[in-house]
Overview: A computed fold for a 106-nucleotide RNA from a Geodermatophilaceae bacterium, annotated as SAM riboswitch aptamer (S box leader). Its mean pLDDT, the model's own confidence on a scale to 100, is 83. Of the family's consensus pairs, 97% are formed in the model. It was read from a public genome assembly, where an Rfam model found it.
RNA sequence: CACUCAUCCAGAGGGGCAGAGGGAUCCGGCCCGAUGAAGCCCCGGCAACCAUCGCGAUUCGGCGACAGGUGCCAACUCCGGCCCGCAACCGCGGGACAGAUGAGGA
Repeated sequence: CACUCAUCCAGAGGGGCAGAGGGAUCCGGCCCGAUGAAGCCCCGGCAACCAUCGCGAUUCGGCGACAGGUGCCAACUCCGGCCCGCAACCGCGGGACAGAUGAGGA
């Protein structure tokens, strides 16, 4: 980072430095923020994608353990935008697009 696959309604915060923004992006909304945003560091935690180990088996869309490599720790990926259905005011459900993370791949 072109591409492929899987997952995205669960879960998990304190301190220090810093000093005004942040919630990916554009628009709209709604939130978070001087009782301290982003970022960096330390410690803690969550989870279990990969690795490792054990078991099973119809040789895998299996079960379990662990926590080494990642990831994550306001709000469903904060919500909407495009399409479809219900409803026809608000809204609800499904899908697409985009994005994030992992594992491949290059």